RNA sequence: AACGAACGCUGGCGGCGCAUAUUAGACAUGCAAGUCGAACGUGAAAUUCCGGUUCGCCGGAAGAUUAGCGUGGCGGACGGGUGAGGAACACGUAGGUAAUCUGCCCUGAAGAUCGGGAUAACCUUGCGAAAGCAAGAACAAUACCGAAUACGAUCCCGACCCCAAAAGGGGAUGGGAUGAAAUGUGCCCAAGUUCGCUUGGGUUUCGCUUCGGGAUGAGCCUGCGUCCUAUUAGCUUGUUGGUGGGGUAACGGCCUACCAAGGUGACGAUGGGUAGCCGACCUGAGAGGGUCAACGGCCACACUGGGACUGAGACACGGCCCAGACUCCUACGGGAGGCAGCAGUUUGGAAUCUUGCGCAAUGGGCGCAAGCCUGACGCAGUGACGCCGCGUGAGUGAUGAAGGCCUUCGGGUCGUAAAGCUCUGUCAAGGGGAACGAAGUCCCGAAUUUAUAUCGGGAUGACGGUACUCCUAAAGGAAGCUCCGGCUAACUCCGUGCCAGCAGCCGCGGUGAGACGGAGGGAGCUAGCGUUGUUCGGAAUUACUGGGCGUAAAGGGCACGUAGGCGCCCCGCCAAGUUUUCGGUGAAAUCCUCGGGCUUAACCUGAGACCUGCCGAGAAAACUAGCGGGGUUGAGUUCAGGAGAGGGGAAUGGAAUUCCCAGUGUAGCGGUGAAAUGCGUAGAUAUUGGGAAGAACACCAGUGGCGAAGGCGAUUCCCUGGUCUGAUACUGACGCUGAGGUGCGAAAGCUGGGGGAGCGAACGGGAUUAGAUACCCCGGUAGUCCCAGCCGUAAACGAUGGGCACUAGGUGUAGGAGGUAUUGAAUCCUUCUGCGCCGUAGCUAACGCGAUAAGUGCCCCGCCUGGGGAGUACGACCGCAAGGUUGGAACUCAAAGGAAUUGACGGGGACCCGCACAAGCGGUGGAGCAUGUGGCUCAAUUCGAGGCAACGCGAAGAACCUUAUCCAGGGUUUGACAUGCAGCUGCAAGUCCCGUGAAAACGGGAUUCCUUCGAGGGUGCUGCACAGGUGCUGCAUGGCUGUCGUCAGUUCGUGUCGUGAGAUGUUGGGUUAAGUCCCGCAACGAACGCAACCCUUGUCCUGUGUUGCCAGCGGUUCGGCCGGGAAUUCACAGGAGACUGCCCCGAGUAGGGGAGGAAGGUGAGGAUGACGUCAAGUCCGCAUGGCCCUUAUGCCCUGGGCUGCACACGUGCUACAAUGGUCGGUACAGAGGGCUUGCAAGACCGUGAGGUGGAGCGAAUCCCUAAAGCCGGCCUCAGUUCGGAUUGGAGUCUGCAACUCGACUCCAUGAAGCUGGAAUCGCUAGUAAUCGUGGAUCAGCACGCCACGGUGAAUACGUUCCCGGGUCUUGUACACACCGCCCGUCAUACCAACCGAGUCGAAUGCACCCCAAGUC
Repeated sequence: AACGAACGCUGGCGGCGCAUAUUAGACAUGCAAGUCGAACGUGAAAUUCCGGUUCGCCGGAAGAUUAGCGUGGCGGACGGGUGAGGAACACGUAGGUAAUCUGCCCUGAAGAUCGGGAUAACCUUGCGAAAGCAAGAACAAUACCGAAUACGAUCCCGACCCCAAAAGGGGAUGGGAUGAAAUGUGCCCAAGUUCGCUUGGGUUUCGCUUCGGGAUGAGCCUGCGUCCUAUUAGCUUGUUGGUGGGGUAACGGCCUACCAAGGUGACGAUGGGUAGCCGACCUGAGAGGGUCAACGGCCACACUGGGACUGAGACACGGCCCAGACUCCUACGGGAGGCAGCAGUUUGGAAUCUUGCGCAAUGGGCGCAAGCCUGACGCAGUGACGCCGCGUGAGUGAUGAAGGCCUUCGGGUCGUAAAGCUCUGUCAAGGGGAACGAAGUCCCGAAUUUAUAUCGGGAUGACGGUACUCCUAAAGGAAGCUCCGGCUAACUCCGUGCCAGCAGCCGCGGUGAGACGGAGGGAGCUAGCGUUGUUCGGAAUUACUGGGCGUAAAGGGCACGUAGGCGCCCCGCCAAGUUUUCGGUGAAAUCCUCGGGCUUAACCUGAGACCUGCCGAGAAAACUAGCGGGGUUGAGUUCAGGAGAGGGGAAUGGAAUUCCCAGUGUAGCGGUGAAAUGCGUAGAUAUUGGGAAGAACACCAGUGGCGAAGGCGAUUCCCUGGUCUGAUACUGACGCUGAGGUGCGAAAGCUGGGGGAGCGAACGGGAUUAGAUACCCCGGUAGUCCCAGCCGUAAACGAUGGGCACUAGGUGUAGGAGGUAUUGAAUCCUUCUGCGCCGUAGCUAACGCGAUAAGUGCCCCGCCUGGGGAGUACGACCGCAAGGUUGGAACUCAAAGGAAUUGACGGGGACCCGCACAAGCGGUGGAGCAUGUGGCUCAAUUCGAGGCAACGCGAAGAACCUUAUCCAGGGUUUGACAUGCAGCUGCAAGUCCCGUGAAAACGGGAUUCCUUCGAGGGUGCUGCACAGGUGCUGCAUGGCUGUCGUCAGUUCGUGUCGUGAGAUGUUGGGUUAAGUCCCGCAACGAACGCAACCCUUGUCCUGUGUUGCCAGCGGUUCGGCCGGGAAUUCACAGGAGACUGCCCCGAGUAGGGGAGGAAGGUGAGGAUGACGUCAAGUCCGCAUGGCCCUUAUGCCCUGGGCUGCACACGUGCUACAAUGGUCGGUACAGAGGGCUUGCAAGACCGUGAGGUGGAGCGAAUCCCUAAAGCCGGCCUCAGUUCGGAUUGGAGUCUGCAACUCGACUCCAUGAAGCUGGAAUCGCUAGUAAUCGUGGAUCAGCACGCCACGGUGAAUACGUUCCCGGGUCUUGUACACACCGCCCGUCAUACCAACCGAGUCGAAUGCACCCCAAGUC
C1' cells in the first nucleotide's frame, strides 16, 4: 500500500459496486424449458340458448380454430451454477488439419413424380397400494417404407493439367454402378357438392430434397511456456515401431492378429505432494513476488461410480440404464428422489443477504405472426463490506463568564469555545408537481403498384409517484474512534507501587511512571476509527537487473577423467543465434492519455495509445555457432644436460635398547618436587666378553629438497613417475575446467596370517589430593612392525579450488643456463624455474593480502543464506563391524558471529614504588579492669555507623537536664516558638504568697506600666490562616566528609592518522619522590594535578628592649633584687642563606657522586587532596523536594531506660616485676589555661581527698607547674614489699538530688595474672620505646581525644615471595568488568513424548475368484 474479510467501540444521508473463501455436507416448499393447431389425430366442461320429457333427465347448437391427451417438428448440448477432480495439449500463445464435422443462418445450381403398410392418443379388457404395465380393436400426418428420376455427390475402370517433400489434394474428361424429397398456409380461378366442404390448376409464403460455396461453432495434431519434491533414479509389454484387419466425422495401438525389440530418462523420466488455467487483480522504480472473488475467455463437474441411447452437436445439472450410499412413500410385493439454477432451511464456521417485483428494457427458445416461456436479465430489499460524494451549520462575540484541569498561587488553559446577537437552509421531516429509460413489433390510416422501406395516429414502465423540482417551518434531528516513551504527530496531574497491568520492536511498572488505570489537555483520522489475519514492499535478507566463500555461513582431502560449459591467428561459404524493415496475430473489458455523460466524484462511455509476446517474409554479416581451407605463438613430441627423503622391490650396515650365557664384584639399584610401589644376598645396579631379537636410522639437517594431496630421511643395486634448463626439428588447437564416475588418501580401528626389542590406550600398583577413575612414578595387554584385504575420515589448513593473462620494486635461499673480468667464477651482471621475507599501487569490515594476490580480468567446478535443535532423526547407499556419505522437521531463542577499540582482569611477561615483605624494636591475641559493638534480656534497654574506609565512631564528657513517646504514667490543643486577620477584654504581662498535685498545671489573693483618656503599644481569651515533627525517603537532593591517595596521574584546543570506536600528544631512550627534567618523535601548545609560592622549625644579620635577659661595671637583704647595660638568651618584626654555583662521572643546561657549609639536592614537619570511583556516609548538625501525623508521630511534666549480662569481637589502661618495687634526698621542660561563677600563692587545719582564708593576676609581671633521671637505704625471685581487681567500713567534693548511676581520699581486703595458641598491628630518627605535662568538653565525672616537651635506640642484605599502587606489553568468550562469565549432573513439583501383555479400527500394494448395466 492492498483485501470477497472478521472482531471491538461508534453510526446521519445518498450514488456506484460487492456479498458461504468453511461442508463438491444434507435439503422442506415454490419457481428456474418450453413452444408450434400455418405438420397430424382426438377432443371436453362450466355456462347460455333451442327442442323433447316418464320431470329423474335426454337430444341439438353455441362455448370451441377452446382447455386437455397424443403423434410429429424444433429447442431441452444454449442460458444459469460450482471448482471436487485434473500437473494434462487442461490452459496460454503461435501454427497445422492435403486427417475432419458443422442443425438453425447467408449464397449458387437442380429438384419435389408414383405408391404402400403401420402406430400413439381415444375405446374395450386385465393386473397393481402406488408408480405404472399388458392384451385386443380402429385411424392420421411435414411420422415410417418401397419404386422412379438425378448432378459436377460416392465408388470402379481409362487417361490429362496444376499444387504438394511424400502420402496425397484441386480441376477438366470418357464409360459403368449407387443414392432424394413433404407438404402446410393466404389469395385467385375452375369443377363437384349433402352447401359444412372436397378435388384440381395458378400464384404467394413458411418448409422439404440433392450438390457446391460462405459464415459460425466444434473435433484432432504440433512448437514453446506452465508449482514443489532426487530422503522418488530408473520407467515401460499395447509398451515402441511395422504389416493386415476393424473402428471413428477424422489421423492415430484408438482396438485386434502377427512380426521386430524397441521407446523414455540427470535438459529430471517414473513416483509422491499441491493446484482449475488465462485476460487480469494486488504490490513494486523496475525486474520480480503474491493471487485467480466480482467482469470476460477456456476447461472440468452435476448425489458417488460405470455405461451407452437420441441427436448437427451430449456420453447430457432440472434425459435414460445399472451399481452404491442416503432420504422419502408403501397394502412389504414394490416404488420415488438428486438446489455446485433463484430464493429459502439446516449443519459447519470468526463470517457472507429476500422463500420480493417484472418480463417494461436487453438477450434467448418456439412460432408466419399475435404471442407463450425465460429466478438469464431488469429492478427493489438486507449488510458502513468496499469506493465516492454531502451534512452535522455560518458570521460576530472578552466581564477572556461559570465550571473542569494545572499552578511557581502571580496566573495559565479548555477558549471565540459557550452564552448572547445577526444570518443561511444542503440533508432529514411535511406538502405539491413530476420524468428520461419506448423504440421496435402490432393495430388503424396516408401516398406510390403489392410488399419492404417511409410518414401520421393509437396501445405498451417492474423500478415508481422513484430521480428531479417547488413550497413550508426550524440551528432545530445528525460525531465518533484511536493514539500522545523512541521509531511517530501529540504532556501534565492524580491513583497504583515488579502489584494491577502495558507491549509491533526496543522495552515500561520495585513511592515523584510523559510507557499501567483515571482525569484535564493535545495529536491523527473521520461516518468511521482501531485490532486481528493475509500478500507485496522496505529486504541488495536467494543478489537476472543486484550478493558472497583466508578469519563472519561458505573451497570438495587430492588427482585422473565422462557428459557438459568455455576456448588461438588468417581466408572463404552459410545465415541457426544476433540486428533491422515489413506483414499477421496479440478478443473485449482492465491500466494509461485526450474527450463526453450523470450538479461533482466514484461510476458509465467515445477515440487513441499500450499489450514489452509469438509467427511469417525481406535485408545485413561484425560477433557466436556450423562447413571448408591455411597457419604456429597455446599444447605436445625430439635431442643434450641437471637436481631431488618422489614411488616400488631386493640386499646390506653400524650405534643404541632389552633379553640370554659366562666372568669380575657387593649391597644396594631405580625413581621423584619429595617419596613409595618395583628390582636386588636365589647376587641386582655397575663393569667385561660372547650371543639373540625386533624396531628406528644420531651427526649431515637448512622458513633446504621431492611429491597431486596424504606424505617422504642409514647405505647399495634393480624397476619406475614427475619436473627444470639449453637447443633443434616435427605435429598442427590436439586446449582449460570438470556434474556423475574412477583411483589415491595421516592416524586410529577391523579381518586373516606372521612378528613383538623399545614404547604403550585399557588394566594393576605406588604417590599427590578433600577426592584424583588425571597430571608424576613402577609395571603392562591390545596396538605400534610385515604380508593380504577392509575402513575413507582429520584443525586432510595456506582454515585461501583449478587454469590463463596483466599490474613498481628490494632482499635471502635451492636448481639450471648465459655474460664480463680472470690462470681459475667461489665474489659480480643477466635470465628461467622453485621456496621464503619486506613492501608500492590496488583490494579488504578490519586484521591483513600484495607477481606464490585476498590486486585487475576471462573460463569452468564446488559451496553459503540467523543461532540452537544437528551433522542429530528417518529413509537410501556403502561397510564384517566401528561407522561413513547424503541429510531434515517439530520446537526454541533475539540473538549467535567476525575484526578492531577503550578499560578491567590473569595462580601472563617486563620495569618501578610504598614499614609491602625482609632486617629490627615494641605491642595485640592469654589476665583484670575501662570503653565501643554484636547477641541476649527488658515495659524500654532511642537512633545512626558495618571489610579495609563501622566498633575510646556521631558523643569535646547520659545522675535530673541532655534525651530523641525509647518505656510507664499525668497533662495540654492556635499550641513551647514565628507571622497575619477578625472579634472580645481596660484587665497589664510578670513578680510574690497560699491551696491541690509527683510535677506540669490549675484555682485564689496581693502588688506593679505609659497615655493625647477616644484608644494605642503590650497582654490575655475565642475563632481562622497556620505553627510544630530527631516522623519516612542519604536510592529525590544541597552542603560537608571518608576512601583509593599526596598515588602521579586526568584531560583539552589545533593538527595528523583511522570508515569508525579511537589513536597520536601522554608511547620510546635516560632520569626523578613526581607526566620531575632532558633527548628523540606528527605533533605543537595548553589546563587540572606534582613542585614552588603559605605556616612552624634549624644558622646568621638588622631593628626594638618590657613584664624577658645579665657579659662587663657598681650596689645588695644574695632573689636580675637594685643602679645600670642593649652584648647574649628570648620575644616580636624585617632581612640574609641553598641556586646543582664548584669538582668528578655522564652525549648532556637531565641526572648521579663529592667538597665547602648551620643546613645539600624536596633540609625537617604542617597546611594543601587532580579527573574520578564506591547510588560510600550523613534528611538525628544545618538546608531542602516529595510523602506522612495534626486533641497527635506536636508540646509540657514525673519516674525509669540509654549503665541491663550466659556470652562473642574491636580499641585501650594496668600488670605479671630486680633495666624492678618502695622510702628519703635532689635536678632540668615545653606548650597551654585562668575573674560572667576563674587560676589561686604564702599561712593554718586534716593521714588524705580536702577545708579555712585570701596576697597576686583580666596576666612574657601572679597562679596552675613536672616525671622518668641522679644520690642513698631497704626488698632478693617469692603469686612476693610484684600486681592491683573485688569487697567491707569511713570520708571529701560537685550538684535541687550521687539508690538505680559520679569522681576522689583513708583504713581493711588482696582476685586473675609468672610474658600469652593459631593469627595479627605500629614504627626508618629526635623516629620507635619510655616519662610526665597541658587543653577542649565540663557543676561534677578521662585509662578516650587533641596538644606539649624530657630521656632516647635497633635495623634495612635486598625486591624472590605476601598486600596495595604506577607505566609498557600480552591473552580474554569479562564490561554490574574475576566477588566476572559459564558447563553438566542431581534433588523437589508439574507436563509431554517414548517403552509396555495386548486389543480395536482404517487405508493401501500384489495375486486370485465372482460379477450389473452397456457396446461391439
RNAcentral holds the sequence, with entries from Greengenes. This is a predicted structure of a 1416-nucleotide RNA (small-subunit ribosomal RNA) from an uncultured bacterium. Rfam family: Bacterial small subunit ribosomal RNA.